[in-house]
RNA sequence: GGCCGGGCCCGGUGCACGGAUCGUCCGUGAACCUGGUCAGGGCUUGACCGCAGCAGCCAUAAGCGGCGCGGUCCGGGUCGCCGGUCACCUGGCCGUC
Numbered sequence: 001g002g003c004c005g006g007g008c009c010c011g012g013u014g015c016a017c018g019g020a021u022c023g024u025c026c027g028u029g030a031a032c033c034u035g036g037u038c039a040g041g042g043c044u045u046g047a048c049c050g051c052a053g054c055a056g057c058c059a060u061a062a063g064c065g066g067c068g069c070g071g072u073c074c075g076g077g078u079c080g081c082c083g084g085u086c087a088c089c090u091g092g093c094c095g096u097c
Stems, first nucleotide, its partner, number of pairs: 001094007009084006015077001017075008025066004034059004042051002
C1' cells in the first nucleotide's frame, strides 16, 4: 500500500413493547316512533273464524361495556436477519521499503 472479515454508522426487514384506530367475539341494550310471538282486554260475527294490538317473553338496531383475537398507522429498541459505507477502530493474508 492492496484485499478480506469484524466493530462504529446508515438503510431495509422481521419480532416483541407502547399508543391510536377499525373489524371480530361475548355481554348488555328500544314504554311508544324495530321485528316475531302476542296472555288480558278491544273491534268484528248469529256463532266459528278473523282483525288490530298493550304488557310479558324472544331476537336485535344505534349505543355502552369486557378480557381476548385479527388488520392498519405512529413511536422508539444494549433484539434477530439482510444490504451499504467517506472516515475511524480492530484482526488476518499478500506485496513493497